[in-house]
Predicted 3D model of RNase P RNA and transfer RNA as a complex of 399 nucleotides. Its mean pLDDT, the model's own confidence on a scale to 100, is 77.
RNA sequence: CGAGUUGGCCGGACGAUGGCUGCGCUGCUGCGGCAGCGGGGAGGAAAGUCCGGACUCCAAAGGGCAAGGCGCCCGGCGCAAGCCGGGGCGGGGAGACCCGACGGAAAGUGCCACAGAAACCAAACCGCCUGGCUUAGCUAGGUAAGGGUGAAAAGGUGAGGUAAGAGCUCACCGGCGUCUCAGGUGACUGGGCGGCUGGGCAAACCCCGUCUGGAGCAAGACCGAAUAGGGAGAAGUUGAGGUGGCUCCGCCGAUUCUCCGGGUUGGUCGCAUAGAGAAAUCAUCGUACAAAAACAGAAUCCGGCUUACAGGCCGACUCGUCGU
RNA sequence: GCGGGUGUAGUUCAAUGGUAGAGCGUCAGCUUCCCAAGCUGAAUGUUGCCGGUUCGAGUCCGGUCACCCGCUCCA
Numbered sequence: 001c002g003a004g005u006u007g008g009c010c011g012g013a014c015g016a017u018g019g020c021u022g023c024g025c026u027g028c029u030g031c032g033g034c035a036g037c038g039g040g041g042a043g044g045a046a047a048g049u050c051c052g053g054a055c056u057c058c059a060a061a062g063g064g065c066a067a068g069g070c071g072c073c074c075g076g077c078g079c080a081a082g083c084c085g086g087g088g089c090g091g092g093g094a095g096a097c098c099c100g101a102c103g104g105a106a107a108g109u110g111c112c113a114c115a116g117a118a119a120c121c122a123a124a125c126c127g128c129c130u131g132g133c134u135u136a137g138c139u140a141g142g143u144a145a146g147g148g149u150g151a152a153a154a155g156g157u158g159a160g161g162u163a164a165g166a167g168c169u170c171a172c173c174g175g176c177g178u179c180u181c182a183g184g185u186g187a188c189u190g191g192g193c194g195g196c197u198g199g200g201c202a203a204a205c206c207c208c209g210u211c212u213g214g215a216g217c218a219a220g221a222c223c224g225a226a227u228a229g230g231g232a233g234a235a236g237u238u239g240a241g242g243u244g245g246c247u248c249c250g251c252c253g254a255u256u257c258u259c260c261g262g263g264u265u266g267g268u269c270g271c272a273u274a275g276a277g278a279a280a281u282c283a284u285c286g287u288a289c290a291a292a293a294a295c296a297g298a299a300u301c302c303g304g305c306u307u308a309c310a311g312g313c314c315g316a317c318u319c320g321u322c323g324u
Numbered sequence: 325g326c327g328g329g330u331g332u333a334g335u336u337c338a339a340u341g342g343u344a345g346a347g348c349g350u351c352a353g354c355u356u357c358c359c360a361a362g363c364u365g366a367a368u369g370u371u372g373c374c375g376g377u378u379c380g381a382g383u384c385c386g387g388u389c390a391c392c393c394g395c396u397c398c399a
Stems, first nucleotide, its partner, number of pairs: 001320010013287006020041002023038006043295001047306002050304005055216004062248004067212005072087006088102001089100004103207002108205002110201003125147002127143007155173006176194002179192005220269004230260006241252002262398002325395007334348004342379001350366005372388005
């Protein structure tokens, strides 16, 4: 100098003028508001609504089943979801480094289409070898080296061995093991031994561990106004219903549900150091600058995850080339 | 705002993880003097999009986009 990796941060600043929306004070008022002054006024994701919590109601929040979420190990933070640090294993990269829905396939069930002889029980299409036969071929047997099919075909290489072959035997390598020894808190790793016992799928059912009661601020509480406490049907003191999947225990318990019809379309709280029942948070000019341009707009609140994003700042590191 | 659901041919819908089909419609031919009806045949697909799991995805999982539905109070 070039190409990259990674951690963190910013997402416009200052000034002037004018505007919008809440709040406080003061003044005016025709009581509806108006004016002046002061002070507050979007984000790192406010988003998607994917998780978890606060809060509120379901009498209490108890057991079981179902359903669902999560899933390498150790430590820490946290109510939880999750996050952080370190480590293991697998994969990618030349490297810095990155990615991993990463428990179990030796509990059981299921699936592995087509092709192929055969897809998990075992088996043999071509081929190879041996025997028999009226030797082209047919037939009985052996074999699993070679060919062919497939995503996947029962370890690989070499030597011995054999009629031909084969972990049949041996050496090395690879894989496996509910065997053994050692190391490690552990995930796991290394050595020995064993035999070849072959697989894949759990984002298939499932098993193991662990967590979760349900609904959601249109929750819910209070005040006010108005209406026909109207009609039809169903269930119910032999217990309906109160649990928004089922059920048990226990408690309350005489009404409950559906449809039609009727009324209202208000206020306050919940509700926040921005904050309202439909939504304010802006515009112009100037200054510095290369330029002010990205994604995007709070609606009960908080913690995470994910997704989108112009441009810029700081730190750490890797590789390549050149120079000293 | 909160909750739930759906995206497959022009349209309405199917499809155990194993070649994406059916009805209607469209087009062409036959029939008819012409049209309709009828008969025969044909075409039509980024399964909304992007990834992942798997040998293999419309289907399973994650993300994203679009659309649809429900939800005030009183008696």